C1' cells in the first nucleotide's frame, strides 16, 4: 500500500435476502425455596446495533466514510 473477515447487554454470541416493539445464555440484584447456604424456579436491571452521513416510508441490515482488532498479499 492492496484485498479479506469483524465490532450488537457487564462476558460470550444469535439476528444481517430492510418491516412485530433489538433477542438468548452467563454474570448482577430482588424475591420464593432452606435452620443458613449451594442448587432450583420467577422476576428486575442493563444497548442510541464501534463514530459520522446518506438511500429509503422505514436501517443493527444496503451504500460511502473515518475508528479499533483479525487474516493474507507486497
Nucleotide at each position: 500500500a492492496g484485498g479479506c473477515c469483524u465490532g450488537u447487554a457487564g462476558c460470550u454470541c444469535a439476528g444481517c435476502u430492510g418491516g412485530c416493539u433489538a433477542g438468548a445464555g452467563c454474570a448482577u440484584c430482588u424475591g420464593a425455596u432452606u435452620c443458613c447456604a449451594a442448587a432450583u424456579c420467577a422476576g428486575a436491571c442493563g444497548g442510541u446495533c464501534g463514530g459520522g452521513g446518506g438511500u429509503u416510508c422505514g436501517a443493527a441490515u444496503c451504500c460511502c466514510u473515518c475508528c479499533g482488532g483479525g487474516c493474507c498479499u507486497g